[in-house]
Background
A computed fold for a 1409-nucleotide RNA from an uncultured prokaryote, annotated as small-subunit ribosomal RNA.
RNA sequence: AGAGUUUGAUCCUGGCUCAGAACGAACGUUGGCGGCGUGGAUUAGGCAUGCAAGUCGAACGCGAACGCCGGGCUUCGGCCUGGUUAGUAGAGUGGCGAACGGGUGAGUAGCGCGUGGGCAAUCUGCCCUGGAGUGGGGAAUAACCAUCCUAACGGGUGGCUAAUUCCGCAUGUGACCAUGAGAUGGCAUCUUCUCCUGAUUAAGGUGGGGAUCUUCGGACCUGCCGCUCCAGGAGGAGCCCGCGUCCCAUUAGCUUGUUGGUGGGGUAACGGCCUACCAAGGCGACGAUGGAUAACCGGCCUGAGAGGGUGAACGGUCACACUGGGACUGAGAUACGGCCCAGACUCCUACGGGAGGCAGCAGUAAGGAAUCUUGCGCAAUGGACGAAAGUCUGACGCAGCGACGCCGCGUGGAUGAUGAAGCAUUUCGGUGUGUAAAAUCCUUUCAGCAGGGAAGAACCGUGAGAGUAGUAACUGACUUUCACCUGACGGUACCUGCAGAAGAAGUCCCGGCUAACUCCGUGCCAGCAGCCGCGGUAAUACGGGGGGGACAAGCGUUGUUCGGAUUCACUGGGCGUAAAGGGUGCGUAGGCGGGCCGGUCAGUCGGGUGUGAAAACUCACGGCUUAACCGUGAGCUUGCAUUCGAAACUGCCGGUCUUGAGUACGGGAGAGGGAAGCGGAAUUCCUGGUGUAGCGGUGAAAUGCGUAGAUAUCAGGAGGAACACCGGUGGCGAAGGCGGCUUCCUGGACCGAUACUGACGCUGAGGCACGAAGGCCGGGGGAGCAAACAGGAUUAGAUACCCUGGUAGUCCCGGCAGUAAACGAUGGGCACUAGGUGUCGGAGGUAUUGACCCCUCCGGUGCCGCAGUUAACACAUUAAGUGCCCCGCCUGGGGAGUACGGCCGCAAGGUUGAAACUCAAAGGAAUUGACGGGGGCCCGCACAAGCGGUGGAGUAUGUGGUUUAAUUCGACGCAACGCGAAGAACCUUACCUGGGUUUGACAUGCUAGGGAAAGCCACAGAGAUGUGGCCCCCUCUUCGGAGGUCCUUGCACAGGUGCUGCAUGGCUGUCGUCAGCUCGUGCCGUGAGGUGUUGGGUUAAGUCCCGCAACGAGCGCAACCCUUGUCCUUAGUUGCCAUUCGUUUAUUCGAGGAACUCUAAGGAGACUGCCGGCGACAAGCUGGAGGAAGGUGGGGAUGAUGUCAAGUCAUCAUGGCCCUUAUGCCCAGGGCUACACACGUGCUACAAUGGGCGUACAAAGGGUCGCGAACCCGCGAGGGGAAGCCAAUCCCAAAAAGCCGUCCUCAGUUCGGAUUGGAGUCUGCAACUCGACUCCAUGAAGGUGGAAUCGCUAGUAAUCGCGGAUCAGCAUGCCGCGGUGAAUACGUUCCCGGGCCUUGUACACACCG
Repeated sequence: AGAGUUUGAUCCUGGCUCAGAACGAACGUUGGCGGCGUGGAUUAGGCAUGCAAGUCGAACGCGAACGCCGGGCUUCGGCCUGGUUAGUAGAGUGGCGAACGGGUGAGUAGCGCGUGGGCAAUCUGCCCUGGAGUGGGGAAUAACCAUCCUAACGGGUGGCUAAUUCCGCAUGUGACCAUGAGAUGGCAUCUUCUCCUGAUUAAGGUGGGGAUCUUCGGACCUGCCGCUCCAGGAGGAGCCCGCGUCCCAUUAGCUUGUUGGUGGGGUAACGGCCUACCAAGGCGACGAUGGAUAACCGGCCUGAGAGGGUGAACGGUCACACUGGGACUGAGAUACGGCCCAGACUCCUACGGGAGGCAGCAGUAAGGAAUCUUGCGCAAUGGACGAAAGUCUGACGCAGCGACGCCGCGUGGAUGAUGAAGCAUUUCGGUGUGUAAAAUCCUUUCAGCAGGGAAGAACCGUGAGAGUAGUAACUGACUUUCACCUGACGGUACCUGCAGAAGAAGUCCCGGCUAACUCCGUGCCAGCAGCCGCGGUAAUACGGGGGGGACAAGCGUUGUUCGGAUUCACUGGGCGUAAAGGGUGCGUAGGCGGGCCGGUCAGUCGGGUGUGAAAACUCACGGCUUAACCGUGAGCUUGCAUUCGAAACUGCCGGUCUUGAGUACGGGAGAGGGAAGCGGAAUUCCUGGUGUAGCGGUGAAAUGCGUAGAUAUCAGGAGGAACACCGGUGGCGAAGGCGGCUUCCUGGACCGAUACUGACGCUGAGGCACGAAGGCCGGGGGAGCAAACAGGAUUAGAUACCCUGGUAGUCCCGGCAGUAAACGAUGGGCACUAGGUGUCGGAGGUAUUGACCCCUCCGGUGCCGCAGUUAACACAUUAAGUGCCCCGCCUGGGGAGUACGGCCGCAAGGUUGAAACUCAAAGGAAUUGACGGGGGCCCGCACAAGCGGUGGAGUAUGUGGUUUAAUUCGACGCAACGCGAAGAACCUUACCUGGGUUUGACAUGCUAGGGAAAGCCACAGAGAUGUGGCCCCCUCUUCGGAGGUCCUUGCACAGGUGCUGCAUGGCUGUCGUCAGCUCGUGCCGUGAGGUGUUGGGUUAAGUCCCGCAACGAGCGCAACCCUUGUCCUUAGUUGCCAUUCGUUUAUUCGAGGAACUCUAAGGAGACUGCCGGCGACAAGCUGGAGGAAGGUGGGGAUGAUGUCAAGUCAUCAUGGCCCUUAUGCCCAGGGCUACACACGUGCUACAAUGGGCGUACAAAGGGUCGCGAACCCGCGAGGGGAAGCCAAUCCCAAAAAGCCGUCCUCAGUUCGGAUUGGAGUCUGCAACUCGACUCCAUGAAGGUGGAAUCGCUAGUAAUCGCGGAUCAGCAUGCCGCGGUGAAUACGUUCCCGGGCCUUGUACACACCG
């Protein structure tokens, strides 16, 4: 000191949450020792029991008993009596104390407390100092005795007696009171001093004592203790005053002893404290009164501080003592352990009546989350009494209990690697726990045992000694020295010894914040969680293990406080859009206020003094081994009071000034306000005319109006409301608001020039006034418009939008209401701080004949813009800049501007204005995307224009569904569905049924045994397989053996088309061959990000050019590659054949040729290169020339960053999980070929542009497990046959559409061929389930296909055939090849997809939101 959390990301606002410290704590868990502290916070609820206040015989009078010793009597039970116990116990009189000490915080918002003062308005026992005195009498009463009443507590009557008890008298230095006189001081009453007169006090006790007296007590002397009066002091108490002291205004008015006066009373004392009379005051927005809460403070906790919270323990004050009230005694009480009365409660009772008060110390039950021993001692400190010894003291000192807190110590130290074992993990190599352990060496605190053993103690007393005053003198008393004596704690602290690492570690956490990571289990379950959030099959977040982190005799949790929170902001915040400017003005209180001079000194500043208790806190030093703790000193105590001083500033007083403010004068501007009158246009209505079938209305209609004459049109009339054009980011007004013209009344602002007043000012809580629209009350008015309402449409519905009507209302007068997005979402005033450019009002200057124009100033109103400000947007002399003054308002979202209460209102409602509960956000601005039934530009067979299809039929094929033992699996919008599958009869095959098998069908290694393994034959079997027979090892060798190979046995392991494509690699689809996607540096922005890549052109293209805070670059585009189109060169067999020769029925063959075609290698060619036009002198576009080809010539290959958790674990690879005599492996058979249906993709057709018959011309391929010619047979599939060919040579091979001719003549046909029957062919171990083909026969649906939908822009569509892969066989599919060969594109409004720019957004899983 900050951090997490709103977003895809960003900045800001803002709340919530966390890390810190603290506690009289409690709970969970764990627990070795000690020191010092601390412990009923709740029921101020109730209490058993014991103790907590007594003491004095040196104030006084009485006065036992038990026991012991003795005497007498005795019925031996005992009785009487003396002494002693003992002047003891005991009670009583009297004195002092009991008002202290101790407890608690109920009450109290008060002079209760704190602080500083006052008492000239007071009291004070004991104590201290000083002064004076203490003479002499009298009386009563308790105890006691006697007697009586009573259950008890207690009480009555009679009698005796003492005192330091009580009562007179004397004495009066002071003092007090009263009358009078004089002086002094002060603060009004008064104070102080002096003088005169009168009244008012006392108690004795005791120690010692030579002489004198004696009733032997004493008198007397002396000392001590007391007593009385006075003065002073110390300490204490009482009263008064200034200032400070919590919440609610949803408490605004309170008060009759109330405020004051006079007389009287009362008190220690002032005072309405009380009383009588008189007056009518007193308090309050600076918060009275009422309500709620609370003892206050020093301090304590927190905080950088200022503050905030708190008031346990310790200390000061107050209040209380079962509840309420009252006085008595006393120096002091209205009295915790006193009294009286009343009440509640408890107890006793003989029912008549009594007793009691733990908020003292322990303790008890109750309540509660929760708080201790019915301990020891007066040894110390302190207190009461006493002359003292001493007694009393639950104050106090100690001990006990509780980790409740703080502090300290220990649970061992060193060495120790095979880095042991175990556990965990693992990529199986290892790694971690971990020098940790073991082991070796060592130490012994604490606890344990044993021994020693304090300080706290000084008094008092006793003994011995010394000294001092007074006296004639001693003793005594007093002072002092030494010795002895006194300890609850406690045999404690402390010290020493003994033994042995021996007896002593846990708790929480490990996703981020926040330090610490892995395995298993679980599978949105169980659970976690302070906030954000984890968990739906690989969870570092749940539970456990291992490991790690933090703290440690504790650790966590909960609660509370402060902090962080500058999140109530004094220090130290805000209000245009985040919460927040009052709708506007006038103005009261209040706050603030111009220049100069003088005075004053309240504020302010400085010095001194007093106080600010102690403790605490800070610093220094010191004492316990250290620390906590304790002691001493200093600081601090930020304050208050008082005094001295300063005079700048503020205030106050006095004087003066004119610049702030205002007044007078002269002007002009204006929808400023009020009243009265007037005007025209338009709508509607009424009357009349003309006129006829519609009008009106809408996207289209209908309701409605109209033949009873509408609409339209003309004329006249009525009535109400509003004022077109001018009209303008023009004007006026405080705001709301104000718009035809004229007149009257009236407010304000502005300009100009002079004069006057002399700070008269600004703001403004309350208050008062104004205040759009709508609404309300009463009375008018009512043309148009128009809530409500009615009807018609629209629609799934349509209580709406649209249409036809229509009432309040809108208008006027009077009154109420008092709100608004009453907005510039921006309160008012003053001052200061670059400019530019419009416009309105006024003045001046220059110029002009004059009006404009131009320049300057003042006032208003806009735009742009610098500095500055701002989170940004933006604001920017009309501030949201820089300052000052005053007012209003805000403090997370929702609940809610709601409820309750008050005030206002006729009502509607307005104003003021919460809480419970709930959320982790709600928000502002800006950014990048995505989206829009937003905009602009532009592409694409996207639409349009065309051609041909699909959707209807039959059939093939794939899919869904259904079925099944199984119909294996995957693919699902485009981008699954003739897809994986370029070939399911067995095999394939993964599925099903059945039969078998378990080191396995396959790989590697080891162990043990063997010699072959294969192969052939036979038998059983569906086969796998089993059994038997035949056959039967190789290489090297040092002859021991080793190696190879195979079989068998066992162990490691194999195997899995089992799961997860949402754990993955690789590959692929798709947007999309679309033109995009990025980077470096620079620049801009707080930042996300932008710029570049936008703009102007252009392109198929982010293609190129130009411009530009950008300059460059990369991946894409293009080009480079293949193919095709033209030419050239080279080469010339198997290809070619123009010319030549030979030959043949034959361009048939052989020579030959290298021209042509072709083949296949190399080159040329095309680049907007040339010309014209357009364009910006560009890029480029357009036209043309040349050319085989022209603007990318055609086609292909080539697929950016990314998107779809797209597809594939069944091509392959692979993490994890699962199976292991099975989910592996082998085999036979079956299934993948099922079939009411539905869909996709094809084929064949429906015919005459056709069908049958005849007859030409390709390209590209394939072929030795092959293609297979000729020839023969078969109607044919095919069979026989075998030549040739490893192929530019031979073969497949017939190309088909086409062309010529002919038949068919519009029909379910000479169309169409499904289906079915029969007969065959071929392949294959095998065509039943389940192949293809052929022939004969059969001859279905179908006559061009609904809604809808697909392809194609040229050698394309359409149409025609040919080949190939797979393959034993099996394409209507797929991949290729060539033949014939069109139509159309105006155009980009619309549908779909896409690109760029821009705009809105509350979307970001992104509009399928």
RNAcentral holds the sequence, with entries from ENA.
Its Rfam family is "Bacterial small subunit ribosomal RNA". Rfam links the family to the GO terms structural constituent of ribosome and ribosome.
Its mean pLDDT, the model's own confidence on a scale to 100, is 85.